[in-house]
Notes
RNAcentral holds the sequence, with entries from MGnify. This is a predicted structure of a 107-nucleotide RNA (SAM riboswitch aptamer (S box leader)) from a soil metagenome. The coordinates come from a structure-prediction model, not an experiment, and the mean pLDDT is 87.
RNA sequence: CAUCUAGAGGGGUGGAGGGACUGGCCCAUAGAAGCCCCGGCAACCAUCGCGAGCGAUCUUCGCUCACGACAGGUGCCAACUCCAGCAGGCGAAUGGCCUGACAGAUG
Numbered sequence: 001c002a003u004c005u006a007g008a009g010g011g012g013u014g015g016a017g018g019g020a021c022u023g024g025c026c027c028a029u030a031g032a033a034g035c036c037c038c039g040g041c042a043a044c045c046a047u048c049g050c051g052a053g054c055g056a057u058c059u060u061c062g063c064u065c066a067c068g069a070c071a072g073g074u075g076c077c078a079a080c081u082c083c084a085g086c087a088g089g090c091g092a093a094u095g096g097c098c099u100g101a102c103a104g105a106u107g
Base pairs, nucleotide, nucleotide: 001107002106003105004104009038010037011036012035013034017027018026019025021085022084023083024082039077040076041075044073045072047069048068049067051065052064053063054062055061056060081103086100087099088098089097090096
C1' cells in the first nucleotide's frame, strides 16, 4: 500500500481445547489444538502471452497499466474478520440498521 459479505475438507495421529485480545455467542469426547497424508478454493507474487502508455544509450531494452493463460511461491478451506469493542449517523427506543476509524489477518 491492496484486499478482507464470495469460494473450498476428508483420512490418520492426538486426547482437551479452539474461534488473535476483552465481553458475548458459538464450535468441540458423535473427538478441540498440534502434527502427517491426500484433496480442494482463490489468484496476491512469480512465469508466459497479448495490447496500450511512458522513458532511454531507440530495428532493441526498461518501467507502468489493462486483459488472458498457468498454478511454481505464499495464503486459505464453521459462522461477514462469527458479532461487538472507539467515534458518528438513522430511529420514539433499551432493540435494530448504516458509515468511518481502531485492532487483526493475508499478500